[in-house]
Molecule: c-di-GMP-I riboswitch aptamer
Organism: Deltaproteobacteria bacterium
Formats: sequence, C1' cells, structure tokens
RNA sequence: CUUCUGUAGCGGCAAAAUCAGGGUAACUUGAUGGCGCAAAGCCGCGGGUCCAGAAUUAUGGAUCGCCGGGCUACCAGG
Repeated sequence: CUUCUGUAGCGGCAAAAUCAGGGUAACUUGAUGGCGCAAAGCCGCGGGUCCAGAAUUAUGGAUCGCCGGGCUACCAGG
C1' cells in the first nucleotide's frame, strides 16, 4: 500500500415516540429519546416503494436505516 475478517479498544451514528418548524403531500430540520447499525458515512446511477399529478400514461418530488452499484473511511487481526 492492497485485500479479507470483525473478537478487543477509542469512539461514531440514532429507530419509534414526543415537542417546535418547513412542505399540498411523501417526507424533512432541530431538541428530547435509543430500536438498532462495522459503513445506519456520502452519491438518487439502476431497481423497488411512497407522494403530487389527470384513474392510467408522461412529468416532477421523496426514501441511501428497502436492495444493488459507485466513492470515501477509524482500529485490531489474517
């Protein structure tokens, strides 16, 4: 340096719910909280699901803690 693994350590993130705010909505931001997570870090590139739309289609949006992929990464050991 590369790759694989995740027992140890230092730590990290933060589900549901509640309160306040944004949004038509999905959902999201902050605080409290802690279900869990070895990438539960980042990217809407592919799929899925959800919202708006006009029932469908087109289109736009949301979800990375649904999956795949890409990029990056602490420590320990092989």